[in-house]
RNA sequence: CAAGGAAUAGCAUAGGGGUAAUGUUUCUGAAUUGGGAUCAGAAGAUCAUAGGUUCAAAUCCUAUUUCCUUGA
Numbered sequence: 001c002a003a004g005g006a007a008u009a010g011c012a013u014a015g016g017g018g019u020a021a022u023g024u025u026u027c028u029g030a031a032u033u034g035g036g037a038u039c040a041g042a043a044g045a046u047c048a049u050a051g052g053u054u055c056a057a058a059u060c061c062u063a064u065u066u067c068c069u070u071g072a
Base pairs, nucleotide, nucleotide: 001071002070003069004068005067006066007065010024011023012022013021018055025043026042027041028040029039030038048064049063050062051061052060
């Protein structure tokens, strides 16, 4: 320099047009002599940034940023 891929909750991932899910984490409660494990409930992300298309965008398009892989 060229091609391809990734960016979503504190962390790890799913969701690829109809408004975001799971595990873990944190908090509260149950249970225990008390903890751990377990069970129940709750909290937590306007989806990397900016623009466009659309009635509607995490999802499609464009640009930029960071990272990964391959080639030179």
Predicted 3D model of a 72-nucleotide RNA (transfer RNA) from Candidatus Vidania fulgoroideorum. Taxonomically the source falls in Candidatus Vidania (Bacteria, Pseudomonadati, Pseudomonadota, Betaproteobacteria). The sequence is in RNAcentral, with records from ENA. Rfam family: tRNA. The coordinates come from a structure-prediction model, not an experiment, and the mean pLDDT is 83.